[in-house]
RNA sequence: CGGGGUGUAGCUCAGCCUGGUAGAGCGCACCGUUCGGGACGGUGAGGUCGGAGGUUCAAAUCCUCUCACCCCGA
Numbered sequence: 001c002g003g004g005g006u007g008u009a010g011c012u013c014a015g016c017c018u019g020g021u022a023g024a025g026c027g028c029a030c031c032g033u034u035c036g037g038g039a040c041g042g043u044g045a046g047g048u049c050g051g052a053g054g055u056u057c058a059a060a061u062c063c064u065c066u067c068a069c070c071c072c073g074a
Stems, first nucleotide, its partner, number of pairs: 001073007010026004020057001028044005050066005
């Protein structure tokens, strides 16, 4: 320098192909249960979807540029 992959909740990841309310598990807070804790059950909080721009009535999703990390080639 060229090509490819990954980036979404505190953590691990779905959802992207085929645009239409942002989700799961774990974790966290509270409540129940218990003498108490754990386990279990219930409720809840927590997100500029790496960044910027564009297309569209509508973008995590499509297009362009760009950043970080990883792999391959030179």
The RNA shown here (transfer RNA) has 74 nucleotides and comes from a Candidatus Dadabacteria bacterium. Its mean pLDDT, the model's own confidence on a scale to 100, is 83. It was read from a public genome assembly.